A computed fold for a 349-nucleotide part of an RNA from a Candidatus Omnitrophota bacterium, annotated as large-subunit ribosomal RNA, domain IV. The coordinates come from a structure-prediction model, not an experiment, and the mean pLDDT is 86. The organism belongs to Candidatus Omnitrophota, within Bacteria. Its Rfam family is "Bacterial large subunit ribosomal RNA". Its family is annotated with ribosome and structural constituent of ribosome in the Gene Ontology.
[in-house]
Context: one part of a larger RNA
């Protein structure tokens, strides 16, 4: 020096990205407790008083006595006294409050950097399944299985996705893609059917001859029309199915603003409700509170660069080793650094 471990004047977060980290705080009994609230809660809210040991008296149980009584153990009240800076005297043992976000809770996770707002969850909703259920495993080059889970269950069941207690809600669009449905018509594979044609060539012809033409069946190639199913096109429905919810321009007797009107797109053109927000670029936006001064943070306003309704949307008591924000209390975090202790380091040895 370093590292743990304690002490520390005035002050008391001025340290710091944050009060990190160390203190206050603390058991037990009495008294006394606000909003708000799903009425259980919040709640150990908060915020206050007592708190040891001797003595007397009463009491309360129990013992003890055939029945009391004394006397013993024992809960408590009272009044008196005693000693300390201090009476849960060591240890061990809640700091409290207010506001906002986010997740309703309890629970669950990245063994070794992330414990949350992230899964998970009860709720609500769509979808598939009529049971040899749907779905899923199993066997396998291809086709196929045999079995098994689903289930010794039968739609108030199982399986498959979203959402994510609860409260009040959950708007418009089906044009695109998905997914049911529908079948008139358009195109559309094998397959069938097989018009016609091609190859070979017995015969016949020509040729002295080599070759030439012609060509039945047979066998082979090859093939038009015709017919020929789901798809597709097509026509319909579905959004708590993937998703998607508009521009320009004019108007009111200050001005400003536009309930109103005009026009182009569109499938429809963002409703309730929120809102500079875990979304806001510009932006420390504006105003207002709190501070001597506040890019946070709280309450509006809305110009939403780029909120919004089960990819749920606004709320919201409890709850949280959640995130931000201010306050009391307390402090070596600081001003500012002193000390002690034991362990190391480092001089000597």
């Nucleotide at each position: 020096c370093u590292g743990u471990u304690c002490u520390u004047a005035a002050g008391g977060a001025a340290c710091u990205c944050u009060g990190c980290a160390a203190u206050c705080u603390a058991g037990c009994c009495c008294c006394g407790u606000a909003a708000c609230u799903u009425c259980g809660g919040a709640a150990g809210a908060a915020g206050g008083g007592g708190u040891a040991c001797c003595c007397u008296a009463c009491u309360u149980u129990g013992u003890g006595u055939u029945a009391a009584a004394a006397g013993c153990a024992u809960c408590g009240u009272a009044g008196g006294g005693u000693c300390g800076c201090a009476g849960u005297g060591a240890a061990a043992u809640g700091g409290g409050c207010a506001c906002c976000g986010c997740g309703a809770c309890u629970g669950u996770u990245u063994a070794g950097c992330a414990a949350a707002a992230a899964c998970u969850c009860a709720u609500c909703u769509c979808u598939c399944u009529g049971c040899c259920a749907a779905g899923u495993c199993g066997c396998a080059u291809c086709a196929u299985a045999a079995g098994a889970c689903g289930a010794c269950g039968u739609a108030u069941a199982g399986g498959g996705a979203g959402u994510g207690a609860c409260a009040c809600c959950u708007g418009c669009c089906c044009g695109g893609u998905a997914c049911u449905g529908g079948a008139a018509g358009g195109u559309u594979a094998a397959a069938g059917c097989g018009a016609g044609g091609g190859g070979u060539u017995a015969u016949c012809c020509c040729g002295u001859a080599a070759g030439g033409g012609u060509g039945a069946a047979g066998c082979u190639c090859u093939g038009a029309a015709c017919c020929g199913a789901a798809g597709c096109c097509c026509c319909a429905g579905u959004a708590a199915a993937c998703g998607g919810c508009g521009g320009c321009c004019g108007u009111a007797a200050c001005u400003a603003u536009a309930a109103c009107g005009g026009u182009c797109c569109u499938a429809a053109g963002g409703u309730a409700g929120c809102g500079a927000a875990a979304u806001u670029c510009c932006u420390u936006g504006u105003c207002g509170g709190g501070u001597a001064a506040g890019u946070u943070c709280c309450g509006a306003c809305c110009u939403g660069c780029a909120c919004g309704a089960a990819u749920g949307g606004u709320g919201u008591a409890a709850c949280g080793a959640u995130g931000g924000u201010g306050c009391c209390g307390c402090u070596g975090u600081c001003u500012c650094a002193a000390g002690a202790a034991c362990a190391g380091g480092c001089u000597c040895g």